[in-house]
Context: one part of a larger RNA
This record gives sequence, C1' cells and structure tokens, in this order.
RNA sequence: UCCUGGUCAAGGAACUCGGCAAAUUGCUCCCGUGCCUUCGGCAUAAGGGAGACCCCCCGGCGUGGAGGGCCCUUCGCGGCCUUUGAGCGUUGGGGGGUGGCACAAGCCAGGGGGUAGCGACUGUUUACCAAAAACACAGGUGCAUGCGAAGACGCAAGUCGCUGUAUAUGCACUGACGCCUGCCCGGUGCCGGAAGGUUAAGAGGAUCCGUCAACCAUAUUGUUUGGUGAAGCGGUGAAUUCAAGCCCCGGUAAACGGCGGUGGUAACUAUAACCAUCCUAAGGUAGCGAAAUUCCUUGUCGGGUAAGUUCCGACCUGCACGAAUGGCGUAACGACUUCCCCGCUGUCUCGACCAGGAACUCG
Repeated sequence: UCCUGGUCAAGGAACUCGGCAAAUUGCUCCCGUGCCUUCGGCAUAAGGGAGACCCCCCGGCGUGGAGGGCCCUUCGCGGCCUUUGAGCGUUGGGGGGUGGCACAAGCCAGGGGGUAGCGACUGUUUACCAAAAACACAGGUGCAUGCGAAGACGCAAGUCGCUGUAUAUGCACUGACGCCUGCCCGGUGCCGGAAGGUUAAGAGGAUCCGUCAACCAUAUUGUUUGGUGAAGCGGUGAAUUCAAGCCCCGGUAAACGGCGGUGGUAACUAUAACCAUCCUAAGGUAGCGAAAUUCCUUGUCGGGUAAGUUCCGACCUGCACGAAUGGCGUAACGACUUCCCCGCUGUCUCGACCAGGAACUCG
C1' cells in the first nucleotide's frame, strides 16, 4: 500500500453521472392507517406501544377424587341424575418486584414516503459484457379455409393439421381495462368482373425459295452456255384460331400507405372567426403536445432550492405527435427509468484505529 471484516468525535449526501457502497429497518401481539381504486386492493401503508426473570391474583382447557338421590334378571370395581373438587400439566389476562449499557439481547430477519415516464399484470430473453420500455400474454380485429379443408413437410407415396369440422384450424396486426379509433381507393397490394384491347407454345397452312425430270433458245460442236421449270423432297412460314396475365371497369385502409400552400381582412395594437386563390386521392378529426418525439432551446411562465441545462404543472411557435406501424387515460404490479422528502450512515469534510490475509523491506 492492497484485500476481507469491525469501530469512530462533530457534521450528515457537503461525495458522486447517480446515496454506488454501507448504514438504518427487520419478529410477534396491541393501537392506528391518508390519497387513489377496476371496491379486490393500496396495506406490514404511514405512525406508535409492549416483549427478560421472580412472586401473587383471576380465568380457560386437560387430568383427577369425593358426597347425596334414584334404578335392577345380574347387588357389582354396575347404570342414571345432581352437588362439589385438591393437586399436577398447559394456556391467557391483571398486579407487584428484581437485574443489566442493552430483554424479538445470538443466528435469522422489510428503510419509508411522494412524483412522473414506459410496460396492464404473473411470466420470457442475448448459456459467457444488455433482464429492459424488448418478447410473450389474456382480450380486440382482419383475411383464408365446407373437409381428401386451407396451410405445412416431401420428387412421390404419404404424414401433420385431426381421429378435429367455422364457438374449428391457419396466417397477419394490435396488446388487460376505460373512453375511442376521423378523412383519403389517385399509387402499390388484394378481391370481384361471361364485354373489349393485347398476348405464348400449339393448330393452320397462303406466299416465296432450293433441288430437279422435261422443254425452249444458243454454240468454241465433245459430256457448252442461258432460260422456263411439273411432281416429289427440303426450307420459309402469312391470314385465321387460342389461356392465364397485362390493359380496362369496380370494391377494399384494424391492407402497404397518405393526411397542403399563398395573399388579404375586425374602430389601439396584436391576432384572424371571415374572404380570395393555387394544388391534391384527401388535406390531420378527437385526444395529447419543448414529449423515450422540440433543431433553435437551459423556449416562456409558475412550483420546488439560498442558488435547479434535470424534475413537476401550464402555454402551443408540433424543425419532425396523432388514432389497432393504435390515440389518450388508468388502480394494481416492476432487481425498469426520472425528480423530491424523511430516516440513516466513513459516500464525503478527513481521516484514524483494530482483526485476519497479501505485497514489500530486513533476516
């Protein structure tokens, strides 16, 4: 000096990103218990009192003896009714006393309260840096599926779904509960649509071409050269016919998604209920709002502090909230996050000492 424990004057969070760590609290009985609330809770809320040992008194329970009366098929160590009950054991209450620094004397064994955010809750998770506001969840909604179901695995056979049958099964989103969930179908997706346009292979074979018998013309006359060219074979392949799809016509947003700008206007000023105009598929409704979202920003005002970039309540100028990619609330719950208060303390002012261990120095 370090590690693990222990103690501390005065102060008591001044420490620090932050009360991290430590300390406080802790059990049983009695008293008492606010806001809020889904009436279950919150709640061991909070806050307070008692607790050891000895003696006495009162009571409860257990065990336990005796007296009186009656009864008899059995005269008994019998049965029934009634009165009373020591001692012992155990338990509760009251009173008095004794000892100690300390009486739930050891181990064990909640610090508490208020506020806001997020998530309803119990649960689940990154085995070995993350336990959470992430996942799940009951509940809600949409879509698909009529049974050899949809869906999934497999080349297939087949299997699961299911020895189930729409109060079922699969997929997707949301996430208790309460109040609600506005407008847009132009784009993309999905669903529907006996018309029309476009459209593949296939069918179809028109046309054209190659080859070539034959014929015609020509002649350096030898089997020359040029032209026409049937049938067959080969090639090319038009019109015509034809599915889904796409185009097209509708529907659909708890499908993917989207939800404006400019100028002017009121008898102080300011502001604009109002008017005009451009664009759009439609221009953000309710609710919330400097927010887990606000850049400017430590916005402004209020509260709390002597002093507050955090916090709480408001305002609304929402850079860039907003309604099942759910909106706003919400009792209970949380090893979650924020701020404040009480208690408590070596976290600190500011260190000191003790015990055990380690390092180091000497031997």
Molecule: large-subunit ribosomal RNA, domain IV
Organism: Bifidobacterium gallicum DSM 20093 = LMG 11596